[in-house]
Context: one part of a larger RNA
Molecule: small-subunit ribosomal RNA, 5' domain
Organism: metagenome
RNA sequence: GGAUGAACGCUGGCGGCGUGCUUAACACACGCAAGUCGAACGAAGCACUUUAUUUGAUUUCUUCGGAAUAAAGAUUUUGUGACUGAGUGGCGGACGGGUGAGUAACGCGUGGGUAACCUGCCUCAUACAGGGGGAUAACAGUUGGAAACGACUGCUAAUACCGCGUAAGCGCACAGGGUCGCAUGACCUGGUGUGAAAAACUCCGGUGGUAUGAGAUGGACCCGCGUCUGAUUAGCCAGUUGGUGGGGUAACGGCCUACCAAAGCGACGAUCAGUAGCCGACCUGAGAGGGUGACCGGCCACAUUGGGACUGAGACACGGCCCAAACUCCUACGGGAGGCAGCAGUGGGGAAUAUUGCACAAUGGGGGAAACCCUGAUGCAGCGACGCCGCGUGAGCGAAGAAGUAUUUCGGUAUGUAAAGCUCUAUCAGCAGGGAAGAAGAAAUGACGGUACCCGACUAAGAAGCACCGGCUAAAUACGUGCCAGCAGCCGCGGUAAUACGUAUGGUGCAAGCGUUAUCC
Numbered sequence: 001g002g003a004u005g006a007a008c009g010c011u012g013g014c015g016g017c018g019u020g021c022u023u024a025a026c027a028c029a030c031g032c033a034a035g036u037c038g039a040a041c042g043a044a045g046c047a048c049u050u051u052a053u054u055u056g057a058u059u060u061c062u063u064c065g066g067a068a069u070a071a072a073g074a075u076u077u078u079g080u081g082a083c084u085g086a087g088u089g090g091c092g093g094a095c096g097g098g099u100g101a102g103u104a105a106c107g108c109g110u111g112g113g114u115a116a117c118c119u120g121c122c123u124c125a126u127a128c129a130g131g132g133g134g135a136u137a138a139c140a141g142u143u144g145g146a147a148a149c150g151a152c153u154g155c156u157a158a159u160a161c162c163g164c165g166u167a168a169g170c171g172c173a174c175a176g177g178g179u180c181g182c183a184u185g186a187c188c189u190g191g192u193g194u195g196a197a198a199a200a201c202u203c204c205g206g207u208g209g210u211a212u213g214a215g216a217u218g219g220a221c222c223c224g225c226g227u228c229u230g231a232u233u234a235g236c237c238a239g240u241u242g243g244u245g246g247g248g249u250a251a252c253g254g255c256c257u258a259c260c261a262a263a264g265c266g267a268c269g270a271u272c273a274g275u276a277g278c279c280g281a282c283c284u285g286a287g288a289g290g291g292u293g294a295c296c297g298g299c300c301a302c303a304u305u306g307g308g309a310c311u312g313a314g315a316c317a318c319g320g321c322c323c324a325a326a327c328u329c330c331u332a333c334g335g336g337a338g339g340c341a342g343c344a345g346u347g348g349g350g351a352a353u354a355u356u357g358c359a360c361a362a363u364g365g366g367g368g369a370a371a372c373c374c375u376g377a378u379g380c381a382g383c384g385a386c387g388c389c390g391c392g393u394g395a396g397c398g399a400a401g402a403a404g405u406a407u408u409u410c411g412g413u414a415u416g417u418a419a420a421g422c423u424c425u426a427u428c429a430g431c432a433g434g435g436a437a438g439a440a441g442a443a444a445u446g447a448c449g450g451u452a453c454c455c456g457a458c459u460a461a462g463a464a465g466c467a468c469c470g471g472c473u474a475a476a477u478a479c480g481u482g483c484c485a486g487c488a489g490c491c492g493c494g495g496u497a498a499u500a501c502g503u504a505u506g507g508u509g510c511a512a513g514c515g516u517u518a519u520c521c
Stems, first nucleotide, its partner, number of pairs: 001521004006517005013391006019384002021349001026347003031343002035091003040088002044084002046081003052075004059068003098302003107227008117219002122215007130164001132162002139154006170195005176189005200207002228274003235265002240262008277299004281292004304325005327338004355381001357380003363377001364375004394424004404415004428462001431456001433454002438448001465510005470491003476505005486493002
């Protein structure tokens, strides 16, 4: 000198774009953050409609006995609905969002490999979808419990579940043939036996279903190289190293298991200890390097702590389940409920870090045929000079060099064209009028927002501070103090004439900031 997710002191006009718990991965009140589909399904409710029964206000006629008419209600039946919320079922809750505790590791980066693998939704191609069955939630009834939540009996549906039939192709077993390779082997071909499918809905346009193959996308595993400090850590290791058989997995493998062998790693630093998420990047530097890993992007890991599996194409799953532990809450003491390292917000810690805001209008995501619904992702607004950038706080003329202040050799000198005064202008702020793009489109649809922007009128009005002035280092005088009070980055200054302390005047530097502190180059 540059830089910062900064903090502190003094000061503070406006706008744009960014950015904001670096500490306690401490504990969390309350609200929201993942739903959706009635074009998979049955039942219920509501509204309207329809059929029938019943009660029958009113009115008309009356021989006063009654007859006809039929509003409104109740029960029942048919159908309809952008209707409602539970339930079965499907898809999605494995994405998106947060954090960096752990991890020195194939975790990450980079380059390869899989002849050892998987892949829902999507695209393409081929072949199909025949015929049956038994349940169950909802619901009704009974019942247990303070609650959370159940238990029993009975009824019912499906694109829920289960057999049967079929099998172009596919899997498995067995014995052949051909082609090829980087070893284990891979691919093609045809034979025999054997195994496994499917679901309907419809507004009639379609949307779905099953099997197989290919693609795309996403993942999984393996390997070479690179990846902090300590030897005041020198030996480490028993599933350890390898083999065989078996199991397991999508798949290879001590991944697991039984047996056999006794290997394997290490001064080219094993093991142990400490520290740490890694990278693209960011800061600095002429570069080589050095430092950092906030924001944004990629990967990884985690979700109160530890363990476990289930479901599923995908999890060993932040707002799923089970167990244990700590903590908090409810309790009728028998038992239950919870998990902000999502967005806001609270307490605490700290030098220190924001609103319990608006909207799904846009972009994107989930569901749906769609309408649409959901979306604290996201888009915006609010707060903070936290940072960067831009603008303003006026411009011209103006010497009686006014007053005041400081100083003085008392003559003056400085502040200083500075002010006053005169003439202008109106950026910003304030007032009034108009008023977007972002919206894709035939139309409708804008949170931001009456915002940006444009125009008009009006007033110099509402808008300057901070540090420094001994040398380094740009900028000096007076007074006070008297080795005191104090200053200080280094040298050093202060003991009665201090350009170094404090104040004032003046000056220098930067400027809505200026200094200090911390850290890096």